[in-house]
Notes: This is a predicted structure of a 364-nucleotide RNA (Bacterial RNase P class A) from Microbacterium sp. X-17. The coordinates come from a structure-prediction model, not an experiment, and the mean pLDDT is 75. Lineage of the source: Bacteria > Bacillati > Actinomycetes > Micrococcales > Microbacterium. The gene name in the source record is rnpB.

RNA sequence: UGGGUCGGCCGGACGAUCGCGUCGCGGUAUCCCCGCGCCGAGGAACGUCCGGGCUCCACAGGGCAGGGCGGUGGGCAACACCCACCCGGAGUGAUCCGCGAGACAGUGCCACAGAGAGCAGACCGCCGCAGCCGAGAGGCCGUGGUAAGGGUGAAAGGGUGGUGUAAGAGACCACCGGGCUCGUGGUGACACGAGCCGCACGGCAAACCUCGCCCGGAGCAAGGUCAGACAGAGGACGUUGACGCGGCCCGCCGAGUCCUCGGGUAGACCGCUGGAGCGGCACGGCAACGUGUCGCCGAGAGAGAUGAUCGUCGAAGGGACCCCGGUCCCGGAACAGAACCCGGCGUACAGGCCGGCCCAUUCG
Numbered sequence: 001u002g003g004g005u006c007g008g009c010c011g012g013a014c015g016a017u018c019g020c021g022u023c024g025c026g027g028u029a030u031c032c033c034c035g036c037g038c039c040g041a042g043g044a045a046c047g048u049c050c051g052g053g054c055u056c057c058a059c060a061g062g063g064c065a066g067g068g069c070g071g072u073g074g075g076c077a078a079c080a081c082c083c084a085c086c087c088g089g090a091g092u093g094a095u096c097c098g099c100g101a102g103a104c105a106g107u108g109c110c111a112c113a114g115a116g117a118g119c120a121g122a123c124c125g126c127c128g129c130a131g132c133c134g135a136g137a138g139g140c141c142g143u144g145g146u147a148a149g150g151g152u153g154a155a156a157g158g159g160u161g162g163u164g165u166a167a168g169a170g171a172c173c174a175c176c177g178g179g180c181u182c183g184u185g186g187u188g189a190c191a192c193g194a195g196c197c198g199c200a201c202g203g204c205a206a207a208c209c210u211c212g213c214c215c216g217g218a219g220c221a222a223g224g225u226c227a228g229a230c231a232g233a234g235g236a237c238g239u240u241g242a243c244g245c246g247g248c249c250c251g252c253c254g255a256g257u258c259c260u261c262g263g264g265u266a267g268a269c270c271g272c273u274g275g276a277g278c279g280g281c282a283c284g285g286c287a288a289c290g291u292g293u294c295g296c297c298g299a300g301a302g303a304g305a306u307g308a309u310c311g312u313c314g315a316a317g318g319g320a321c322c323c324c325g326g327u328c329c330c331g332g333a334a335c336a337g338a339a340c341c342c343g344g345c346g347u348a349c350a351g352g353c354c355g356g357c358c359c360a361u362u363c364g
Base pairs, nucleotide, nucleotide: 001360002359003358004357005356006355007354008353009352010351012313013312014311015310016309017308018307020040021039023037024036025035026034027033042335046346047345049344050343051342052341053340054219055218056217057216061250062249063248064247066215067214068213069212070211071085072084073083074082075081086100087098088097089096090095101210102209106208107207108204109203110202123150124149125146126145127144128143129142131140132139133138158176159175160174161173162172163171177199178197179196180195181194182193183192184191185190223270224269225268226267232261233260234259235258236257237256244252245251277296278295279294280293281292282291283290284289317330318329319328320327321326322325
């Protein structure tokens, strides 16, 4: 310098004018109205996919069914998240990828092709022997051996090389792979080493299934308080237990529940935002994270607020000029918008910035 690969960050600033919402103060002031003041969206507020807090339902109970997760160790309130490591795969490498338990518990499946798809098989081949033909080389046929080579397939009962043989074959040997036992290291997944075993165990669990761990349900329209209005009628079930407690059974509770028609009201307040909160520093830890200390307060609705205009500036980037480090011009905001609150994941995003590492090349 070029290419790559990870991680982090920003995602306009300031001012003026007009406007919007909550709150506070003032204007005789509870509301309406006016003035002043404070505050007023995001890194994803989004999707609502996971996990929690909180509330109610038995002080949330038992079983079955169902669902989720699945290498190891740690973090966390918890998780399907995060960190570190292991194993396998891709890459020269930085790095990336993996729904990473079990296929000797059982059942099932393996399309097409192919002779054969599971305790397999002989299509083409290779080889021995017998017969026939041929001068011979050889050919044809029968029978037997074989699985090295070819062929089919996603996959054909270890691989490579040799010995051996009529041809072959773990039949035998060396190395690699695999299995078992032991040792060493590691918290562990696992790794390494030694000995033994010619190799027994094809794949699929994102098929049923098995093993281990976890999971009760509904959700802020949860739930509660106050005020106000009205008019009941008919039917069904129910103290021999209804309704309810996610489906079923048990168990619990204990008097109302549901449907149709008709009537009334569609108000206020709490929950509601100070919290597993944010920022700085120190310490522990490889890290995720934890502990301590200091500082800060940052929207809380009605289903609707958080904007517009102008001015100054404006990073990176692009262009022009020359006196080569200055001048001028252009440029200029995407995705999106809270509604009980957090922690994650996923997705969208114009324009950029910073840093680590890797590869190639050049120069010293």